[in-house]
């Protein structure tokens, strides 16, 4: 300074699922729980996904359709980084 195949420390993180709690909804957020993660740190103004209030349309209604501004980083992406045998 490279690499992150394999091996050790020291720690982190927490998916389903329960309990509160916010929110139209996806989902947040604390509390138990650990499937699992070497970026499961950060970024939502790149691609992708979920929802679909307000609106706007069809409808006699009941109800449909459209719709990001709402979210998701543990989908890809981007970007920073700690240990570390050999």
């Nucleotide at each position: 300074u490279c690499u992150g195949a394999u091996a050790a420390a020291a720690g982190g993180c927490a998916a389903a699922c329960c309990c509160g709690u916010u929110g139209a909804a996806a989902g947040g957020c604390g509390g138990g729980g650990a499937c699992g993660c070497a970026a499961a740190g950060c970024c939502a103004a790149g691609g992708g996904u979920c929802u679909a209030a307000a609106g706007u349309c069809c409808a006699g209604a009941a109800g449909g359709a459209c719709a990001a501004u709402g979210a998701c980083a543990g989908c890809c992406g981007g970007u920073u980084g700690c240990c570390a045998c050999g």
The RNA shown here (c-di-GMP-I riboswitch aptamer) has 86 nucleotides. Of the family's consensus pairs, 95% are formed in the model. It was read from a public genome assembly, where an Rfam model found it.